[in-house]
Context: one part of a larger RNA
Molecule: small-subunit ribosomal RNA, 3' major domain
Organism: metagenome
RNA sequence: UGACGGGGGCCCGCACAAGCGGUGGAUUAUGUGGUUUAAUUCGAUGCAACGCGAAGAACCUUACCCGGGCUUGAAGUGCGGCGGACCGCCGGUGAAAGCCGGCUUCCCUUCGGGGCCGCCGCAGAGGUGCUGCAUGGCUGUCGUCAGCUCGUGCCGUGAGGUGUUGGGUUAAGUCCCGCAACGAGCGCAACCCCUAUCCUUAGUUGCCAUCGGGUAAUGCCGGGAACUCUAGGGAGACUGCCCACGCAAGUGGAGAGGAAGGUGGGGAUGACGUCAAGUCAUCAUGGCCCUUAUGUCCGGGGCUACACACGUAAUACAAUGGCCGGUACAGUAGGCGAAGCCGCGAGGUGGAGACAAUCCCUAAAACCGGUCUCAGUUCGGAUUGCAGUCUGCAACUCGACUGCAUGAAGUUGGAAUCGCUAGUAAUCGUAGAUCAGCGCGCUACGGUGAAUACGUUCCCGGGCCUUGUACA
Repeated sequence: UGACGGGGGCCCGCACAAGCGGUGGAUUAUGUGGUUUAAUUCGAUGCAACGCGAAGAACCUUACCCGGGCUUGAAGUGCGGCGGACCGCCGGUGAAAGCCGGCUUCCCUUCGGGGCCGCCGCAGAGGUGCUGCAUGGCUGUCGUCAGCUCGUGCCGUGAGGUGUUGGGUUAAGUCCCGCAACGAGCGCAACCCCUAUCCUUAGUUGCCAUCGGGUAAUGCCGGGAACUCUAGGGAGACUGCCCACGCAAGUGGAGAGGAAGGUGGGGAUGACGUCAAGUCAUCAUGGCCCUUAUGUCCGGGGCUACACACGUAAUACAAUGGCCGGUACAGUAGGCGAAGCCGCGAGGUGGAGACAAUCCCUAAAACCGGUCUCAGUUCGGAUUGCAGUCUGCAACUCGACUGCAUGAAGUUGGAAUCGCUAGUAAUCGUAGAUCAGCGCGCUACGGUGAAUACGUUCCCGGGCCUUGUACA
């Protein structure tokens, strides 16, 4: 100087407390461990691995296993030799890959050769083989925590200190005051984006107040530019005003004005560094290793196994509910496919419209009425049987969905443990990426919409000062 303390002081955070809803019990989905296996490819492992890489394993993917092949190779570059156009078509064998064979067939030229292709040979290719403890790059984490440093000066023999400590204050090393310090940098904040209000510009595909027309009905038509909206520009919030306290910074209160009030809400943004943290399997790369194989092609299988254990979710255990009928109201985003007809349904047919503010996809909880009356039930839907639909060369291993039948566990969950402070939690549906097909996952979107916070004693994590130390 740090680090540590079941030392002290001050302060903060959904850290506790106050609340609401869960997890831990059940079934299923999914990931992991373990076990099994010819293989169950590899990586990730406290927080910070475990619905993670994977925004999509039937083949492919695919790296694994078994079997069948190839060896300058699946792709790329150069050189030498030999031959021939390439492309295309056909036959045999085979599971395919491959192997064997047949047919057709060039251009340019300075006549040396060149282009294109095949074979042989050489140089070299190739490797998801090893090392993330040789590395770059990228990422997680402490932590959006308020810290981390430098120049000059001063103090100290020196390591180093001072500044950065102290008194206040703040979300903040934020600001003020003081001070052997005076300044500065990286962080904080602001500048950026979205959102809340208003003004302005512009009105089509969007809008419809006024005027007219028209319909069973609808901005449907003429028209309008007000409103909503769209998307460009601007205004607005600064403790600016009043009161109290205060030297100041600022704090408190009530308030005015205001759409918004003290960082308005959200996002992007992650200092010096820590963990030899993660990644050689995104990519790049040193070294090492393989070279008729650790390369490469193909068929099939596996990654989907199953006594069990754990994580994360979905669905429930019901009456604030289930079922039936009726009636409403979104916003993202995408490129899709309407009406009609067939089917109980998944879906089929159909092809209008649309290359999209034009067309398409468009809610469910909610509300109204009826029924069920506390039961393993009209709760719950696992499992299984049969019959189907769709995608795709192909749904046996191993897809999703539909109908009928079947109806399991489950009556609110031990110790323990998680999230959340407001348009949040809870609850309800919708869309998208990936994608032929496939999600209860992920990402985004809106609808309905709470309770509680006395407080900082305690648990956890963190910041500053101080103290002890046989630790570095």